[in-house]
Parts: sequence; structure tokens; C1' cells
RNA sequence: GACAAGGGCAAACCUGGGGUGACCCAGGGGCGCAAAGCUGCGGGACCUAAGCCUCAUGGGUCAGCCGGGCUGCCGAA
Repeated sequence: GACAAGGGCAAACCUGGGGUGACCCAGGGGCGCAAAGCUGCGGGACCUAAGCCUCAUGGGUCAGCCGGGCUGCCGAA
């Protein structure tokens, strides 16, 4: 970050499975993405437990919510 090249990933939804749940896995499917590769470090949202109505807190989920860290293909302006 190009009306480039080779490609890559895969939203919603459907089917099967896991989980109390947020959500995750596989297959199908493509809304989109120059990091929509990896990473729970910061913010945020969501789920959950006890507790509480005074103050807070524990555990979990989301990387396609934002920022950060690490890594990567090509090479025009």
C1' cells in the first nucleotide's frame, strides 16, 4: 500500500459436536480483511460464582472492539 502478481484468511447463517453460559471445534458458506497471522500486556464489551444493596472482588469469553508486543508475502507510486 497499487485497477500489480502469487496466494491467504473467512462474517452472518446452516449441519454435527463441546460448554451452565459468553463462546469454541469440524464441515458447508462468503460479509469482508494488507496482517481478519500469533499474543489476554492495557482499555472495553460479554458470561459466570459467591457476596452485597456500604465498598468491592474471584473465575472465564471475545484478537473480525480499540491500542500495544512479536512475526510474515509482494514490491508500483

c-di-GMP-I riboswitch aptamer from a soil metagenome, 77 nucleotides, folded computationally. The coordinates come from a structure-prediction model, not an experiment, and the mean pLDDT is 87. Of the family's consensus pairs, 95% are formed in the model. Rfam family: c-di-GMP-I riboswitch aptamer. From the family's description: GEMM was predicted in a large-scale screen for bacterial structured RNA regulatory elements.